[in-house]
Context: one part of a larger RNA
RNA sequence: UGGCGGGGACCCGCACAAGCGGUGGAGCAUGCUCUUUAAUUGGCUGAUAACCCAAAAACCUUACCCAGAUUUGACAUGCAGAUGCGAACUUGUUGAAAGACAGGUUGCCUUCGAGGGUUCUGCACAGGUGUUGCAUGGCUGUCGUCAGUUCGUACCGUGAGGCGUACCCUUCAGUGGUUCAACGAACGCAACCCCUAUUGUCAGUUGUAUCACUCUGACGAAACUGCCGUCGUAAGGCGGAGGAAGGUGGGGACGACGUCAAGUCGGUAUUGCCUUUAUGUCUGGGGCUAGAAGCAUGCUACAAUGGCGCGUACAACGGGCUGCGACACAGCAAUGUGAAGCCAAUCCCUUAAAACGCGUCCCAGUUCGGAUUGGAGUCUGCAAUUCGACUCCAUGAAGUUGGAAUCGCUAGUAAUCGGUGGUCAGCUAUACACCGGUGAAUACGUUCUCGGGUCUUGCACA
Numbered sequence: 001u002g003g004c005g006g007g008g009a010c011c012c013g014c015a016c017a018a019g020c021g022g023u024g025g026a027g028c029a030u031g032c033u034c035u036u037u038a039a040u041u042g043g044c045u046g047a048u049a050a051c052c053c054a055a056a057a058a059c060c061u062u063a064c065c066c067a068g069a070u071u072u073g074a075c076a077u078g079c080a081g082a083u084g085c086g087a088a089c090u091u092g093u094u095g096a097a098a099g100a101c102a103g104g105u106u107g108c109c110u111u112c113g114a115g116g117g118u119u120c121u122g123c124a125c126a127g128g129u130g131u132u133g134c135a136u137g138g139c140u141g142u143c144g145u146c147a148g149u150u151c152g153u154a155c156c157g158u159g160a161g162g163c164g165u166a167c168c169c170u171u172c173a174g175u176g177g178u179u180c181a182a183c184g185a186a187c188g189c190a191a192c193c194c195c196u197a198u199u200g201u202c203a204g205u206u207g208u209a210u211c212a213c214u215c216u217g218a219c220g221a222a223a224c225u226g227c228c229g230u231c232g233u234a235a236g237g238c239g240g241a242g243g244a245a246g247g248u249g250g251g252g253a254c255g256a257c258g259u260c261a262a263g264u265c266g267g268u269a270u271u272g273c274c275u276u277u278a279u280g281u282c283u284g285g286g287g288c289u290a291g292a293a294g295c296a297u298g299c300u301a302c303a304a305u306g307g308c309g310c311g312u313a314c315a316a317c318g319g320g321c322u323g324c325g326a327c328a329c330a331g332c333a334a335u336g337u338g339a340a341g342c343c344a345a346u347c348c349c350u351u352a353a354a355a356c357g358c359g360u361c362c363c364a365g366u367u368c369g370g371a372u373u374g375g376a377g378u379c380u381g382c383a384a385u386u387c388g389a390c391u392c393c394a395u396g397a398a399g400u401u402g403g404a405a406u407c408g409c410u411a412g413u414a415a416u417c418g419g420u421g422g423u424c425a426g427c428u429a430u431a432c433a434c435c436g437g438u439g440a441a442u443a444c445g446u447u448c449u450c451g452g453g454u455c456u457u458g459c460a461c462a
Base pairs, nucleotide, nucleotide: 001462002461003459004458005457007456008455009454010453011452012451013450015446016445019409020408021407022406023405026300027299028298029297030296031295032294033293034291035290042053043052064286065285066284067283068282069281070280073125077124078123079122080121081120082119087106088105089104090103091102092101093100094099108116109115127275128274130273131272136269138264139263140262141260143258148187149186150185151184152183153182155162156161168177169176193252194251195250196249198221199220200219201218202217203216204215224246227240228239229238230237231236302402306361307360308359309358310357311356318349319348320347323342324341327338328337329336330335368399373394374393375392376391377390378389379388415438416437417436418435419434420433421432
């Protein structure tokens, strides 16, 4: 100087407390471990792995396994030689395909030298999701959006170092004020950026019969402790007025010096090593979907604040041409047939659902719950057997609120209700990202638990 302490003081955080709803029990979905397997590809493993890489594993993807093929190669550049000289279409045999073998058709530009270009042979080389994240770049997680981390000069100390950055007050903040051997400065904090709440002007293809409003877009305004009171030397605190908004208004992006030899060579790049008729490449099939068991994250429930039936109201964000598809008809339905409009503020996806009104069920393993299984179908796609989704009929399991333990959340939040999108032929989405509807309870307080910050003290630690 740090680190540590079941030392001290002060402060903060959904850290505890006060509340609300969960997980842990059931069924299922998904991931992981383990086991099994020809293979069940690989990585990640406390917090900081486990609906993670993966914003879509039937083939492809695909890296794994089996089998069949191939060797200048699926892809790039160069050199030498040869070449019917455009390299494209097509036939036959064999085959699971890839491939192998054998044919057919057409046949370029040109300065007429040959070249461009093609194919073949050979050589350099290509290739590798092979290995090392403890050789690396880049990116990322975490402490932590915590308030810290440093530098120049001066001063103090023999020196390591200290001071500045400590004290007091204040703040979300090393934020600011005062004092002071310090005076300044840098990276962080804050602000500058985006969204949102109010409003003005201008414009408007939407909307409307029309003008307006709502709305859409651009540019502005507005909030600064500015005003008042009070406490304080000040910074600032508390209360009030006005205001759509009040003391960072709400949210996002933004992550200092560094820590964990944290993660990633399988995104890409890249050192070294390994491989080169194979650890490369192509194809068919299988596997990644297995299943005694354990773990994690979710969904659906166990019901009456409910289930079912009928009626009926109100969104926002988005997407659409090999696309979204109104409407009509057929079908119980998934869907099919015909087909208008729309490259979209114009048309479509698109009836939001919970809510509300009426009726029914009467506390039961039920008109709760929907797993599982049988049958019949629809759609996508070369192809749904391993292994897709959806519809209808039938079946109707566990489950009556969950042990020890444990998680999230402080306001338009939790809880609850639907909607949209990406990926995508189709989907295993109950995931992820976003959108709006309805809309709470509680916080006395900092003794305790966890994590962090500042000062101080002890130390057999470095």
Model confidence (mean pLDDT): 81 of 100. Predicted 3D model of a 462-nucleotide part of an RNA (small-subunit ribosomal RNA, 3' major domain) from a candidate division WWE3 bacterium. Its Rfam family is "Bacterial small subunit ribosomal RNA".